[in-house]
Molecule: c-di-GMP-I-GGC riboswitch aptamer
Organism: Arthrobacter ipis
RNA sequence: AUCGAUAAGGGCAAAACCGGCGCGAGCCGGUGACGCAAAGCCACGGGACCCUUGGGGUUAGCCGGGCUACCGAAU
Numbered sequence: 001a002u003c004g005a006u007a008a009g010g011g012c013a014a015a016a017c018c019g020g021c022g023c024g025a026g027c028c029g030g031u032g033a034c035g036c037a038a039a040g041c042c043a044c045g046g047g048a049c050c051c052u053u054g055g056g057g058u059u060a061g062c063c064g065g066g067c068u069a070c071c072g073a074a075u
Base pairs, nucleotide, nucleotide: 003072004071011036012035016031017030018029019028020027021026034061040067041066042065044064045063046062047059048058049057050056051055
């Protein structure tokens, strides 16, 4: 460097429910864990979705890409 273990110590948190925000997709907080080795960050490309179709918006837990990062068995 690659890679990702029945390793160690930790991390994140789907659905659902409650409260709030938003026209909406959805978002934020709490409870909660289905999962995740980048499920950390970024809408650059594609996809999906929303809107009053002008364009704008949502999704990074749909895929690709970019940037950054803990640990260290095997390869």